[in-house]
RNA sequence: UGGGGCGGCAAGGCGAUCGCCGGCGCGAAAGAGCGCGGGAGGAAAGUCCGAACUCCGCAGGGCAGGAUGCCGGGUAACACCCGGUGGGGGUAACCCCAAGGAAAGUGCCACAGAAAGUAGACCGCCUUCGGGCAACCGGAGGUAAGGGUGAAAGGGUGAGGUAAGAGCUCACCGGUUCCCGUGGUAACACGAGAAGCCAGGUAAACCCCAUCAGGAGCAAGACCAAAUAGGGAAGCGUUGGAGGACGGCCCGUCCGAAGCUUCCGGGUAGGUCGCUCGAGACGGCGGGUAACCGUCGUCCUAGAGGAAUGAUCGCCGUCCGGUUUUUCCGGAAACAGGAUUCGGCUUACUGCCCGCCCCAGACU
RNA sequence: GGGCCGUUAGCUCAACUGGUAGAGCAACUGACUCUUAAUCAGUAGGUUUGGGGUUCGAGCCCCCGACGGCCCACCA
Numbered sequence: 001u002g003g004g005g006c007g008g009c010a011a012g013g014c015g016a017u018c019g020c021c022g023g024c025g026c027g028a029a030a031g032a033g034c035g036c037g038g039g040a041g042g043a044a045a046g047u048c049c050g051a052a053c054u055c056c057g058c059a060g061g062g063c064a065g066g067a068u069g070c071c072g073g074g075u076a077a078c079a080c081c082c083g084g085u086g087g088g089g090g091u092a093a094c095c096c097c098a099a100g101g102a103a104a105g106u107g108c109c110a111c112a113g114a115a116a117g118u119a120g121a122c123c124g125c126c127u128u129c130g131g132g133c134a135a136c137c138g139g140a141g142g143u144a145a146g147g148g149u150g151a152a153a154g155g156g157u158g159a160g161g162u163a164a165g166a167g168c169u170c171a172c173c174g175g176u177u178c179c180c181g182u183g184g185u186a187a188c189a190c191g192a193g194a195a196g197c198c199a200g201g202u203a204a205a206c207c208c209c210a211u212c213a214g215g216a217g218c219a220a221g222a223c224c225a226a227a228u229a230g231g232g233a234a235g236c237g238u239u240g241g242a243g244g245a246c247g248g249c250c251c252g253u254c255c256g257a258a259g260c261u262u263c264c265g266g267g268u269a270g271g272u273c274g275c276u277c278g279a280g281a282c283g284g285c286g287g288g289u290a291a292c293c294g295u296c297g298u299c300c301u302a303g304a305g306g307a308a309u310g311a312u313c314g315c316c317g318u319c320c321g322g323u324u325u326u327u328c329c330g331g332a333a334a335c336a337g338g339a340u341u342c343g344g345c346u347u348a349c350u351g352c353c354c355g356c357c358c359c360a361g362a363c364u
Numbered sequence: 365g366g367g368c369c370g371u372u373a374g375c376u377c378a379a380c381u382g383g384u385a386g387a388g389c390a391a392c393u394g395a396c397u398c399u400u401a402a403u404c405a406g407u408a409g410g411u412u413u414g415g416g417g418u419u420c421g422a423g424c425c426c427c428c429g430a431c432g433g434c435c436c437a438c439c440a
Stems, first nucleotide, its partner, number of pairs: 001360008009351002012316007020039002023036004041335001045346002048344005053217004060251004066212004070084005085099001086097004100208002105206002107202003122147002124143008155173006174198002176195003180191004221273004231264006243255003266439003280299008318332005365436007374389004383420001391407005413429005
């Protein structure tokens, strides 16, 4: 200098004017007005996970269905995060992995190919029988070493062996299973040994194993107020009991002695609470490799219910261009916006700002 | 705010258990006709909403987005 990897930061600042939405105060009260103070984000988003909170009587057992899936830790919890193991990619920094079981069972593996899964004879090789003068042809059988097909053909190399061959046997290499030792909390790693055991892929196909989970969601829910026709139809039911808690189904428990469910029709479209102080933010110290935890101090930071947080001007700062520098002039600044609240993930996006690391080249 | 579905040719829809994406209408070309329509014969047209993954192989299975659509309160 060029290329690359990882992590972090900011999301313009100040002032003036005109406006918007809450809060507090002044005012006897209401309204108006005046004053003080506050007013979006790193993703507020997608609603993809996990919780808090609220109601369903705190929800018992089973089936179906769902989610998760190497090990250890963190956390209120998680499918998230951290650290490690194994595998894969990259020259490297580093990155990625839904990573249990295919040796429990079932299914599938198109086309091509002889054969696609307790293997398989198309060509070839070998034996034998028949025919032929011969080349060779036909039948029966053996053979997975060679060719060919395919994404995939039931370990690899060599030797022995054989009619030809073959883990058929042996040596070495690779894999699997079992057993032992050492290290590690563990996943696992390393070392030694035994068995020719050599077993295709697919579970983001059914499934098996282990673990987890009751349902609905702030339009949850509580209170107050207002209005109407306690109307009509269909279905089920009144002791052999509908229906409800209870959710796709069954059992079980409780309530329920008469109504219940669905549809049509009718009425209200008001107020208060839930509502924002919280697994809260920032800083210091301590523990831990880290995620994170503990402790001390400081701070209060939207709470409106169809929805406010805006516009203009001036100065300064950043970047780009017009000039070689200053002055000066012009331009640019993204994605996007709360709606009960948190912890994550994912997606969108500007500055090309800061730090660390890797590779290549050149120079010293 | 919350819950739930869909996207395949220009339009409307198919595609079984994952195995070459089809049909009707429309479009284009030719024939028939004096010409057009109708009819007959033929042709073209698809990144299956985008990206990634699993698999030998994805419209189909899984994940993340984009776009479009549907439903909801209280009282008796």
Molecule: RNase P RNA; transfer RNA
Organism: Desulfomonile tiedjei